[in-house]
RNA sequence: GCCGCCCUAGCUCAGUUGGCAGAGCGAGUGAUUCGUAAUCACUAGGUCAACGGUUCGACUCCGUUGGGCGGCU
Numbered sequence: 001g002c003c004g005c006c007c008u009a010g011c012u013c014a015g016u017u018g019g020c021a022g023a024g025c026g027a028g029u030g031a032u033u034c035g036u037a038a039u040c041a042c043u044a045g046g047u048c049a050a051c052g053g054u055u056c057g058a059c060u061c062c063g064u065u066g067g068g069c070g071g072c073u
Stems, first nucleotide, its partner, number of pairs: 001072007010025004019056001027043005049065005
């Protein structure tokens, strides 16, 4: 230099052909217990990397930029 993949909650990751953003772990609260742990229930937590475009509508499609990983030279 060229090519490909990835970027979504604090962490690990899902997300259907474009139509309400989710799970597990973690956190908080409550129940249970003499108390703790474990277990159960509930709650909170997101600029879907950024900007622009297409569209009635974009995490999703297109372009550019940034970051990470891999391959080739």
Background:
This is a predicted structure of a 73-nucleotide RNA (transfer RNA) from a Pseudomonadota bacterium. The sequence is in RNAcentral, with records from ENA. Rfam family: tRNA. The family's RNA type in Rfam is transfer RNA. The coordinates come from a structure-prediction model, not an experiment, and the mean pLDDT is 82. NCBI's taxonomy places the organism under Bacteria, Pseudomonadati, Pseudomonadota.